[in-house]
Parts: sequence; structure tokens; C1' cells
RNA sequence: GCCGACGUAGCUCAAUGGGUAGAGCGCUCGCCUUGUAAGCGAGAGGUUGUGAGUUCAACUCUCAUCGUCGGCA
Repeated sequence: GCCGACGUAGCUCAAUGGGUAGAGCGCUCGCCUUGUAAGCGAGAGGUUGUGAGUUCAACUCUCAUCGUCGGCA
């Protein structure tokens, strides 16, 4: 330099033939317990890397860009 994959909650990851953004762990509160842990219930937490385009509607499609990883040279 060329090609490809990935980027979503604090962490690990789902959700894509466009139609309400979720789970586990963690965190907070409550229940339970003599107390703690475990268990059970509830809750908070996201401008889906960034910018733009298409569309009634974009995590999803298109373009550019940044970062990580891999392949080729």
C1' cells in the first nucleotide's frame, strides 16, 4: 500500500431479507436470614465508534472517516 472482519450498557455479547435496542455478570434498592453469603423481586444505566446520505422509519442499506485485529505484498 491492497483486501477482509469487528466497534452496541461498567464488562462479555445478542438483536440485521429496515419496523418499540435486549441478555448474563456487575451496580443500586427491597424481600428472605440473628447476621453475612447464596437465593428471589424491582430499578438505574445506551446520542448502537464518528460524520453524512437513502427511507415514512436505519444497530441493520450506501459513502467517508477513526480505532482494533487478521491476511496479502
RNAcentral holds the sequence, with entries from ENA and MGnify.
Transfer RNA from a Solirubrobacteraceae bacterium, 73 nucleotides, folded computationally.
It matches the Rfam family "tRNA". It is annotated as a transfer RNA.
The same sequence occurs in records of 2 taxa.